[in-house]
RNA sequence: GCAGGUAUGGUUUAGUGGCAGAACGCGACCUUCCCAAGGUUGAAGUACGGGUUCGAUUCCCGUUACCUGCUCCA
Numbered sequence: 001g002c003a004g005g006u007a008u009g010g011u012u013u014a015g016u017g018g019c020a021g022a023a024c025g026c027g028a029c030c031u032u033c034c035c036a037a038g039g040u041u042g043a044a045g046u047a048c049g050g051g052u053u054c055g056a057u058u059c060c061c062g063u064u065a066c067c068u069g070c071u072c073c074a
Base pairs, nucleotide, nucleotide: 001070002069003068004067005066006065007064010024011023012022013021018054026042027041028040029039030038047063048062049061050060051059
């Protein structure tokens, strides 16, 4: 340099053109003499920019970061 892939709460991960889910973690409350365990509840997310569309996290283009493979050079 070329090709392919990945990007979703703090972490891991599912998913779909029409309200974004789960587990763990975190806060509050209940329970308990206390702790642990358990229960209820809450906050928190689609890498960035543009396009298509009535509507984009999803489709298209570009950028960034990471991963894999190939190749060249002083």